Notes: RNAcentral holds the sequence, with entries from ENA. Transfer RNA from a Microcaldota archaeon, 72 nucleotides, folded computationally. Its mean pLDDT, the model's own confidence on a scale to 100, is 83. It matches the Rfam family "tRNA". Rfam's curators write: Transfer RNA (tRNA) molecules are approximately 80 nucleotides in length.

RNA sequence: CCCGCCUUAGCUCAAUGGUAGAGCGGCUGGCUGUAGACCAGCAGGUUGCUUGUUCAAGUCAGGCAGGCGGGA
Numbered sequence: 001c002c003c004g005c006c007u008u009a010g011c012u013c014a015a016u017g018g019u020a021g022a023g024c025g026g027c028u029g030g031c032u033g034u035a036g037a038c039c040a041g042c043a044g045g046u047u048g049c050u051u052g053u054u055c056a057a058g059u060c061a062g063g064c065a066g067g068c069g070g071g072a
Stems, first nucleotide, its partner, number of pairs: 001071007010024004018055001026042005048064005
C1' cells in the first nucleotide's frame, strides 16, 4: 500500500427496513440461622463517529476511526 471480516447494555452475543432483546454480571425483594443456590422484580443503550437513501435505518450506501485476518 491492497483485500476481507468485526464494532449493539459492564462482559459474551441476538435482532425480516417497522416496539432494541437474551445469557452472565449489578441492584431490590422472597426464601435461608448467615452466605450460596433457587424464585420474583428492577435498573442499565448517542447500536464506534459522520453524511446520505427511505414514510421509517442496528439493518441499505459513501466517508472516517479502532480491532482482527490475509496479500504485496